This is a predicted structure of a 146-nucleotide RNA (c-di-AMP riboswitch aptamer (ydaO/yuaA leader)) from Paenibacillus radicibacter. It matches the Rfam family "c-di-AMP riboswitch aptamer (ydaO/yuaA leader)". From the family's description: This family represents a conserved RNA structure found upstream of the ydaO and yuaA genes in Bacillus subtilis and related genes in other bacteria. The ydaO/yuaA element is thought to act as a genetic 'off' switch for the ydaO and yuaA genes in its native state. Its mean pLDDT, the model's own confidence on a scale to 100, is 76.

């Protein structure tokens, strides 16, 4: 001096999950969300059940296990789990905000436990986890700000 790792501080991002007060121990208020809850309207549908949260549905193929059919073997079909690609309905990011191009990503989990359409009052629950950079951050119009 380089390089990589870790902490701190700042600055962002996905999500509701952020602020103040306190007696700072236990709570408390706003602020953003979830649910469950009439009239009206709506739905006819209850064991291959149903329903919520959420962007996270759906569809095809292959593989490999079951179950059904079938007298029984093989074939073939049928469906039900997984594994694994490929797509998809959604979604999110590219650094002020909106549209739009144009790139890039995600398309997961998980939770009630026979039970819930919407739904005024009303009534309950959450304020979590997990990331990224050292670049003023792609490109057009337009609005606002220092």
């Nucleotide at each position: 001096a380089u390089u990589g790792a870790a902490u701190a501080c700042a600055a962002g991002c996905c999500g509701a999950a952020u602020u103040u007060c306190u007696u700072a121990u236990c709570g408390a208020a706003a602020a953003c969300g979830g649910g469950g809850g009439a009239a009206c309207c709506a739905u006819u549908u209850u064991a291959a059940g149903g329903g919520g949260u959420g962007a996270a549905u759906u569809u095809c193929a292959c593989u490999g296990a079951g179950a059904a059919u079938g007298c029984a073997a093989a074939u073939u079909u049928u469906c039900u789990c997984a594994g694994c690609g490929a797509a998809u309905a959604g979604g999110g990011c590219g650094a002020a905000g909106c549209u739009g191009a144009c790139g890039u990503c995600c398309g997961a989990a998980u939770c009630c436990g026979a039970c819930a359409g919407c739904u005024a009052a009303c009534u309950u629950c959450g304020u979590a986890g997990g990331c990224u950079u050292u670049g003023u951050g792609u490109c057009a119009g337009u609005u606002g700000u220092c």